[in-house]
Description: This is a predicted structure of a 72-nucleotide RNA (transfer RNA) from a Verrucomicrobiota bacterium. Its Rfam family is "tRNA". Its family is annotated with triplet codon-amino acid adaptor activity in the Gene Ontology. The organism belongs to Verrucomicrobiota, within Bacteria.
RNA sequence: GCCCUCAUAGCUCAAUGGAUAGAGCAAUCCCGUCCUAAGGGAGAGAUGUAAGUUCGAUUCCUACUGGGGGCA
Numbered sequence: 001g002c003c004c005u006c007a008u009a010g011c012u013c014a015a016u017g018g019a020u021a022g023a024g025c026a027a028u029c030c031c032g033u034c035c036u037a038a039g040g041g042a043g044a045g046a047u048g049u050a051a052g053u054u055c056g057a058u059u060c061c062u063a064c065u066g067g068g069g070g071c072a
Base pairs, nucleotide, nucleotide: 001071002070003069004068005067006066007065010025011024012023013022018055028042029041030040031039048064049063050062052060
């Protein structure tokens, strides 16, 4: 320098053009208990950045940024 791949919640992962972007763990609050724990319940929390296509983009295209891999 070129090519491939990945980027979604604090962490690990779903969602392959249309739904309120969903789950587990963690954290918060409540119940529970003499206190703690186990257990139960509630709410909050995310699409790397920019531009494009589309009626509609997490999804498709392009560039950039970052991680991983390959070739030279």